[in-house]
RNA sequence: AUUUCAUGCAGAGUGGCUGAGGGACGAGCCCAGAGACGCCACGGCAACCGGGUCGCGAUCAUCUAUCGCCAUUGCAGGUGCCAACUCUCGCCCGGUAACGGGGACCAUGAGAU
Numbered sequence: 001a002u003u004u005c006a007u008g009c010a011g012a013g014u015g016g017c018u019g020a021g022g023g024a025c026g027a028g029c030c031c032a033g034a035g036a037c038g039c040c041a042c043g044g045c046a047a048c049c050g051g052g053u054c055g056c057g058a059u060c061a062u063c064u065a066u067c068g069c070c071a072u073u074g075c076a077g078g079u080g081c082c083a084a085c086u087c088u089c090g091c092c093c094g095g096u097a098a099c100g101g102g103g104a105c106c107a108u109g110a111g112a113u
Stems, first nucleotide, its partner, number of pairs: 001113008013042005021031003025090004043082003048078002050075001051073003055069005091102004
């Protein structure tokens, strides 16, 4: 970088540095010199992966062990995240509309190439 699968209505901020745009893209609407965005430190959230524990099942002649499934646990582990539902809409379907369903894009994780 491409691709597959899963998730995206919950949750979680202080300080320091810097100084003008930022919220991916278009439109809207927001955030922002009372300092946003970003970076660093500390703190926190969550539970994708990893680890621990209970139970069940498979392999095995049995135990041990290994593997799978379910539940649970926040663990000095690997990521991620800490304005707004992915901020809202964008394409399709239903609906007078509000809105609902699906999809694309995007983001994150795990796997494959």
This is a predicted structure of a 113-nucleotide RNA (SAM riboswitch aptamer (S box leader)) from an Acidobacteriaceae bacterium. The sequence was found by an Rfam model in a public genome assembly. The coordinates come from a structure-prediction model, not an experiment, and the mean pLDDT is 84.